[in-house]
RNA sequence: AGAUUUCUUCGGGGCAGGGUGAGAUUCCCGACCGACGGUAAAAGUGUAAGCUUAAGUCCGUGACCCAUGCUAUGCGUGGUUGACCUAGUGAGAUUCUAGGACCGACAGUUAAAGUCUGGAUGGGAGAAGAAAAAA
Numbered sequence: 001a002g003a004u005u006u007c008u009u010c011g012g013g014g015c016a017g018g019g020u021g022a023g024a025u026u027c028c029c030g031a032c033c034g035a036c037g038g039u040a041a042a043a044g045u046g047u048a049a050g051c052u053u054a055a056g057u058c059c060g061u062g063a064c065c066c067a068u069g070c071u072a073u074g075c076g077u078g079g080u081u082g083a084c085c086u087a088g089u090g091a092g093a094u095u096c097u098a099g100g101a102c103c104g105a106c107a108g109u110u111a112a113a114g115u116c117u118g119g120a121u122g123g124g125a126g127a128a129g130a131a132a133a134a135a
Base pairs, nucleotide, nucleotide: 004132005131006130007129008128009127010126017029018028019027031115032114033104034103035061036060037059038058042053043052044051045050056102057101065079066078067077068076069075070074084100085099086098087097088096106118107117108116
């Protein structure tokens, strides 16, 4: 110095107000929300190198679901799964600025759910820290 291993902790937000109705946070008007890693011309900091923050719709990951293998209340492998345009600046932007759009697992429900309830006091991409440590 740190391939790798082990352990600990952390690790998701949201229908205000109103309409119809016997009944709706499920319909209608309207409101609200945006996990994790990457990328970056903005912002901050620094003499500089650099560092920090910055995308729901770009690239990828995770949860749910399906298939499959095994030594099977689990683990591994594979698969499926959503959405952005226009204008501006510029060498360069689906990331900046402005405007207008769009999207959201499964099960349940007195009535169809991104937001309620439930699986879930679960799982989890991953983040931080500690210990050991080969070539």
Molecule: FMN riboswitch aptamer (RFN element)
Organism: Companilactobacillus mishanensis